[in-house]
Molecule: transfer RNA
Organism: Candidatus Bathyarchaeia archaeon
This record gives sequence, structure tokens and C1' cells, in this order.
RNA sequence: GCCCCGGUGGCUCAGCCUGGUAGAGCGUUGCCUUGGUAAGGCAAAGGUCACGAGUUCAAAUCUCGUCCGGGGCUCCA
Repeated sequence: GCCCCGGUGGCUCAGCCUGGUAGAGCGUUGCCUUGGUAAGGCAAAGGUCACGAGUUCAAAUCUCGUCCGGGGCUCCA
């Protein structure tokens, strides 16, 4: 230098192909239950979908650029 994969709640990830209400598990908080904990049950909060631009009525999703992480290849020494 080139190619591929990834970046989505605090953590681990799904959703992207085929644009149309942002989700799951764990965690956190509150309540129920208990003499009190744990376990269990119910509920809630928590996301500028890495950043910017474009296309579109509409973008996490498509296109372009940038940044970050991982892997591979080539050249020089």
C1' cells in the first nucleotide's frame, strides 16, 4: 500500500442481505414474596445504532469518505 470482517443500552450480541415502531440475555433500580437474605415473580430506567455527507417520503440497514479494533496478502530493508 491492497483486501476482508467488525463498531448497536454498563457488558456480550441479534437485527443490515430484502429500508418502514431499535431488541434479547446478563447487569442496575424499585416493588412483591421472606423473620431476614438468596432464589423466584412483576415493573422501570438506560441507545445521538463509531463520525460526516449523499440517495429516499422514510436510513442502524443502501452509496461515498473518515476514524478505531481484529485478520490476511504483497513489496523494500